[in-house]
């Protein structure tokens, strides 16, 4: 110093940014005052969330009535998972001084 055998320790860090993919919120709803009239179906208010934000687009229906229907689609926030960049950290290599 090797190599086998048993047995026991320790490390194997940490971030951000996008992208998908999911889950929670919320039901792109709900309540109320007004308006409008197929060139229409809007405007303001409140309230929903251990939740910031948003609370609407289109098409479909309503055939002159008061109602505003039905379908499709999201966006935001918070966690997860994957996957890229780009960092940290740890180790070991090379070069210089």
């Nucleotide at each position: 110093c090797a190599a086998c055998u048993a047995a026991a320790u320790c490390a194997u860090u940490u971030g951000u940014u996008u992208g998908c993919a999911g889950a929670u919120a919320u039901a792109u709803c709900g309540c109320u005052g007004g308006a409008a009239a197929a060139u229409g179906g809007c405007c303001g208010g409140c309230a929903g969330u251990u939740u910031c934000u948003a609370c609407c687009a289109c098409g479909u229906c309503c055939c002159a009535a008061a109602a505003u229907u039905c379908g499709u689609g999201a966006c935001u926030a918070u966690c997860c998972g994957c996957a890229a960049a780009u960092g940290u950290c740890a180790g070991g290599g090379c070069a210089u001084a």